[in-house]
RNA sequence: AGAGUUUGAUCCUGGCUCAGAAUGAACGCUGGCGGCGUGCUUUAUACAUGCAAGUCGAACGAGAACGUCACUUCGGUGACUAGUACAGUGGCGAACGGGUGAGUAACACGUGGACAACCUGCCUAGGAGCGGGGGAUAACCCGGGGAAACCUGGACUAAUACCGCAUACGCUUUCCGGCCUUCGGGCCGGUUCGGAAAGAUGGCCUCUUCUUGAAAGCCAUUACUCUUAGAGGGGUCCGCGUCUGAUUAGCUUGUUGGUGGGGUAACGGCCUACCAAGGCUGCGAUCAGUAGCCGGCCUGAGAGGGCGAUCGGCCACACUGGAACUGAGACACGGUCCAGACUCCUACGGGAGGCAGCAGUAGGGAAUAUUGCGCAAUGGGGGAAACCCUGACGCAGAACGCCGCGUGGAGGAUGAAGGCCUUCGGGUCGUAAACUCCUGUCAGAUGGGACGAAACAGUUGUCGGCGAAAUACCGGCAGCCUUGACGGUACCAUCAGAGGAAGCCCCGGCUAACUCCGUGCCAGCAGCCGCGGUAAUACGGAGGGGGCAAGCGUUAUUCGGAAUUAUUGGGCGUAAAGGGCGCGUAGGCGGCCUGGCAAGUCAAAGGUGAAAUCCCUCGGCCCAACCGAGGAACUGCCUUUGAAACUGCCUGGCUUGAGGCCGGGAGAGGGCAGUGGAAUUCCCAGUGUAGCGGUGAAAUGCGUAGAUAUUGGGAGGAACACCAGUGGCGAAGGCGACUGCCUGGACCGGUUCUGACGCUGAGGCGCGAAAGCGUGGGGAGCAAACAGGAUUAGAUACCCUGGUAGUCCACGCCGUAAACGAUGGGUACUCGGUGCAGCGGGUAUUGACCCCUGCUGUGCCUUAGCUAACGCGUUAAGUACCCCGCCACGCGUUAAGUACCCCGCCUGGGGAGUACGGUCGCAAGGCUGAAACUCAAAGGAAUUGACGGGGGCCCGCACAAGCGGUGGAGCAUGUGGUUUAAUUCGAUGCAACGCGCAGAACCUUACCUGGGCUUGAACUGUGGCGGACCGCCCUGGAAACAGGGUUUUCCCUUCGGGGACUGCCAUAGAGGUGCUGCAUGGCUGUCGUCAGCUCGUGUCGUGAGAUGUUGGGUUAAGUCCCGCAACGAGCGCAACCCUUACCCUUAGUUGCCAGCGGUUAAAGCCGGGAACUCUAAGGGGACUGCCCUGGAAAUCGGGGAGGAGGGUGGGGAUGACGUCAAGUCCUCAUGGCCUUUAUGUCCAGGGCUACACACGUGCUACAAUGGGCGGCACAAAGGGUCGCGAAGCCGCGAGGUUGAGCUAAUCCCAAAAAACCGUCCUCAGUUCGGAUUGCAGUCUGCAACUCGACUGCAUGAAGUUGGAAUCGCUAGUAAUCCCAGAUCAGCAUGCUGGGGUGAAUACGUUCCCGGGCCUUGUACACACCGCCCGUCACAUCACGAAAGUUGGCUGUACCGGAAGUCGGUGGGCUAACCCGCAAGGGAGGCAAGCCGACGGAGUGGUAGGCGAUUGGGGUGAAGUCGUAACAAGGUAGCUGUAGGAGAACCUGUGGCUGGAUCACCUCCUU
Repeated sequence: AGAGUUUGAUCCUGGCUCAGAAUGAACGCUGGCGGCGUGCUUUAUACAUGCAAGUCGAACGAGAACGUCACUUCGGUGACUAGUACAGUGGCGAACGGGUGAGUAACACGUGGACAACCUGCCUAGGAGCGGGGGAUAACCCGGGGAAACCUGGACUAAUACCGCAUACGCUUUCCGGCCUUCGGGCCGGUUCGGAAAGAUGGCCUCUUCUUGAAAGCCAUUACUCUUAGAGGGGUCCGCGUCUGAUUAGCUUGUUGGUGGGGUAACGGCCUACCAAGGCUGCGAUCAGUAGCCGGCCUGAGAGGGCGAUCGGCCACACUGGAACUGAGACACGGUCCAGACUCCUACGGGAGGCAGCAGUAGGGAAUAUUGCGCAAUGGGGGAAACCCUGACGCAGAACGCCGCGUGGAGGAUGAAGGCCUUCGGGUCGUAAACUCCUGUCAGAUGGGACGAAACAGUUGUCGGCGAAAUACCGGCAGCCUUGACGGUACCAUCAGAGGAAGCCCCGGCUAACUCCGUGCCAGCAGCCGCGGUAAUACGGAGGGGGCAAGCGUUAUUCGGAAUUAUUGGGCGUAAAGGGCGCGUAGGCGGCCUGGCAAGUCAAAGGUGAAAUCCCUCGGCCCAACCGAGGAACUGCCUUUGAAACUGCCUGGCUUGAGGCCGGGAGAGGGCAGUGGAAUUCCCAGUGUAGCGGUGAAAUGCGUAGAUAUUGGGAGGAACACCAGUGGCGAAGGCGACUGCCUGGACCGGUUCUGACGCUGAGGCGCGAAAGCGUGGGGAGCAAACAGGAUUAGAUACCCUGGUAGUCCACGCCGUAAACGAUGGGUACUCGGUGCAGCGGGUAUUGACCCCUGCUGUGCCUUAGCUAACGCGUUAAGUACCCCGCCACGCGUUAAGUACCCCGCCUGGGGAGUACGGUCGCAAGGCUGAAACUCAAAGGAAUUGACGGGGGCCCGCACAAGCGGUGGAGCAUGUGGUUUAAUUCGAUGCAACGCGCAGAACCUUACCUGGGCUUGAACUGUGGCGGACCGCCCUGGAAACAGGGUUUUCCCUUCGGGGACUGCCAUAGAGGUGCUGCAUGGCUGUCGUCAGCUCGUGUCGUGAGAUGUUGGGUUAAGUCCCGCAACGAGCGCAACCCUUACCCUUAGUUGCCAGCGGUUAAAGCCGGGAACUCUAAGGGGACUGCCCUGGAAAUCGGGGAGGAGGGUGGGGAUGACGUCAAGUCCUCAUGGCCUUUAUGUCCAGGGCUACACACGUGCUACAAUGGGCGGCACAAAGGGUCGCGAAGCCGCGAGGUUGAGCUAAUCCCAAAAAACCGUCCUCAGUUCGGAUUGCAGUCUGCAACUCGACUGCAUGAAGUUGGAAUCGCUAGUAAUCCCAGAUCAGCAUGCUGGGGUGAAUACGUUCCCGGGCCUUGUACACACCGCCCGUCACAUCACGAAAGUUGGCUGUACCGGAAGUCGGUGGGCUAACCCGCAAGGGAGGCAAGCCGACGGAGUGGUAGGCGAUUGGGGUGAAGUCGUAACAAGGUAGCUGUAGGAGAACCUGUGGCUGGAUCACCUCCUU
């Protein structure tokens, strides 16, 4: 510090996810040791049991027993126990310490101040005092009641308990004076009122009194009283800070203030009576929700965000609610009273209790510990002290965390065994192990053994103080003595021995780490993307590897990454996002100059910012964690002093911002009234006659009752052609005939005035298209709804005929739009060019005609710059200034694209602008505006393709023009289907279907039935045993095969043997036309012989990519030329190759025969010839080369000459990058899987030849351009020795017989056929046609039954030119006619080749199909066979509504009213004090009233739970209906509104371009 994920790819926007750190954690697997920490986050739920607050005899009275000893009259007594225990009075403590976080949004907390408005036990320091009396009461004793808790009567008694009196300076109260003052009061002096006390212990005899000595005396200590201060603690007040919600906007009556009174330690409505009517709130009151606050902790670079465990500070609470008492302090966790709930005891009458103290229990929960040890240390309470108490605290048990250590070290290759993988060679685990030599941490055993402990006290010594004195007391110093829970622990030593000690997660990318097997969209994984459908590095196992390590993973949560709430540090034209527009309140911001103040700001100093934590340094535990010390820091707040630039405030001025005034012209700016013509419709009248109207075509409709058309007259409503223009005006919506009246704003010019009066603008107010609503008018045209006619599968639409609201007017609502420039307003600054509109200036002129120029408004192109890109681009000032440089050019700066001010809005998509609530509206509905749930995307711009019922250009037998077919018939053949034991398998739009098959009777053959074999029919190797093998014969059998018989070796040799061949057994392995063409190679088809497909370098672009390859021409062609940020190149095209057409040369047999000669019936038959044809080898020839012409030129095109041939001459071979998971595992090869007495192999028979049917490809026909018969010509290319087979003879014929010649330019197949000549047939189911069937044959073959071909005779079917539709062909082509070959024993209408005869037509590119290039749109990219919308049906999830129902919180008015404080009057009772001799009286002390917890009943509010039914929404591999959207998506889409409709939607009206295409106009650029 980033990464993954939207796309075919790209950039951006944007969300989701990951890597990090952390935790009071939990869960899974695992677990050796130690140190230090930490440990109910949930039910502030309920608690059994034990302990957690007592202590003091030096405040006081009383005072045992057990036991021991002694005595005893054995009844007991005495002493010790012991002034002890238990208890009581009294004092101090119990208000600390410890727990918890329920409540609390508050002066609760934090921070800083204030109290001149306060209190303070114990402690410290100072001052003064401590005199003299009194009456009670617990305990104890004796009674009474009660189950108990406990209560009660009588009698006795003490005190540091209680009560008077005396005294009291400073204390309190009243008054007076002075000083000070913050004006509130404070201090000082005087006066006056009131108010205290307690002793105890130890010692001494100087004084006094009694007199061994003691005390009331003295000394010391301590306690007590009053007071002044201090320290520490507490109380109160104030400034600032302190969560969320506005779908909580108004709240408040003790409320706000005053006066009097009360109350408190103290101010105060804190309380009360009266008076006034205030107080709080958009800087968020009130209400609701949530929450203890902080130091700090986690995270983060920081700013921030989250948290508030442990430790520390504060607060609050103690079963729930209320209340006071005591006290220095409480409204009190282990106190009291009352009420309530709960639990327990009970004799039923009554009582008791409060773990949110430490342990522990139950419950809850994913989850959190021992009913442990000790007061040794630290701290606390009491005490003079010893000492006692202390679940505070110190310790010990749990990987919960952090830190440290160990599980061994070195050597050791045959690279052992074994596992795993393997290309079978090996590799790897792996120096790892074994083995050898060592070491000894931890654990174990034995022994030693701490620090933490310093003391207090005591005692000894010494010094000092007090004092009359002291050995007493107090203080200092030194010595001695005493105290350890942890714990026989840490630590140390010795002993033994590698011995007892490693797991967890991961290995597709992110992200370090790979293979095999199993599984087969199953089982499963998954943080995101995503894996799994038979070769899974992603599931499970194994081996190996990576990471961490006594832990490792998972889950949860927080921060980070996330600049993804953006102060630091984001945005708003199209991604989410500018309010529809204006006016304006609060608020925010604000021009130039001068002076002042000092709030902000800055500086310095002081105070504070607790400690701990963090950081730095040093130190202590072996190190570390941990701990200690010092420093720094705590970014904050307060006070004082200073500065005055900036902001602010005050003062005075200025004119440039803003506004006013004067003079002008422009304008569909607004309102009201009036006027006008054209057109539509209607009415009347005339002319006139059969149609009109409408559409793609029609129909509905109108019309003989006279329409349409036309002429004249009239009525009425609405809108204003041309002008008209990216022209004008307005804030926006919007505004368009003309005239008048009223009225707003902008602009230009001016030697004028005011003097910052400004900008923006939350709320608020106003305006606001269309549709719609209300009331009343109006109604010509148009036109939702509606009706009819068409279209259609349907057509609730598009089209047509009608037609109502509405559209119009007046008044009033509504308040929304793609209300758009999808761009808020204002100010300042920054290159240019060119239009338009308004006003002005200059120049010049007859004239603003041109030209130059200023201001304002409005367009286009563009530099810089901005932007993700697309695009946007000021709608503009000035002869500007300064510096450097010799000048110029040039550079840099002023001065920032760029900046400032204010408002609105956004934060992933869907759910949803929905629900609920509120508010506005007559309604429709508007404004405000969520959540659950769900997805990993949704988006923007641009790129390359593909596609379009987009456009342009071009090509092709693509259409058109022609010729001939198919589709109808019969047959052949292939396919589908069906059938079958099997009808083997494959091929399936073009590009399967006379295809694989260039030839299924057996074989082929892969299929079926049956019979056999199992190292096998064929192949290779090894081991063992044997032998030649082969061949022949017999038996059985359908055969394979089985059984039997017969015959028989070869080569080499060192003579031992070896080798070849062969049989059997065993083994390794064979075999498979079994599966997967979607694991593959190879081969092939197709687009397509279409003209395309790419690369290098450069350039452009953030990038995908573009350019080149586009453009202008041209071509069959990306063929060539020109131009051009491109320049070149490659694969394709063309050419090179073969063939054909002409010529030449060479050669002349088997081919040829002109001339010469010979033979024959004839004949190249012979001699001969080399001319010709031909054969087959080499050359030539054609290149737009020449001429004319078009064109800017060049390619090139048109025409012509010559030529056998003319513009690639014809044909062939040749198939770019790629597409179709195209075809083929059954040609072959091959991975994997399957099979192994069978899916292999052998054999016989059957099947592939079936047959209601459908399709493809063909053959033959339907006839006279023909058929039959007869005659008679002319080819080319092939094949032939297991062959072709002549001539002859036989047969009607297929053929048979015989066999010449030929290994072929020699012989044979071989007859070419159509054609031509002659003749018959005469338009018919025929002398057409030949299917079918019968009989008889021939040939091949082991064999023609299933199932061959051919021949003869006989038979003589359908068919008379073929519906919709569809195929081929552009010249030696179509059509037509034969010939040959491959395969092959035989079998050809198929296939492949050959020649013969030999046409018609092409105007042309509008249309159909296919293709190429450019361009455009796109929501497509598996690419239109794409994508995608809504209803309905099913499943499931969450939510809303709902009659109601249920529990909670809370307001308000009322009733009853506990405890308790306060409390008037009267009665009753009453020890101290006062009066009084006493009796008695007084003072003081014990109950109604107010308030009041709680309860009751009434009425509201609020947030939930459930809820029959209901509404929409989300999600869900293959349901239904349609086709709405994306291309002009087939009616452009979207939008506000209104109506309608199964549904997407349709229609009306207004708006938008975020619409394609064509034409026109205008403008701009070149």
RNAcentral holds the sequence, with entries from ENA. A computed fold for a 1566-nucleotide RNA from an uncultured prokaryote, annotated as small-subunit ribosomal RNA.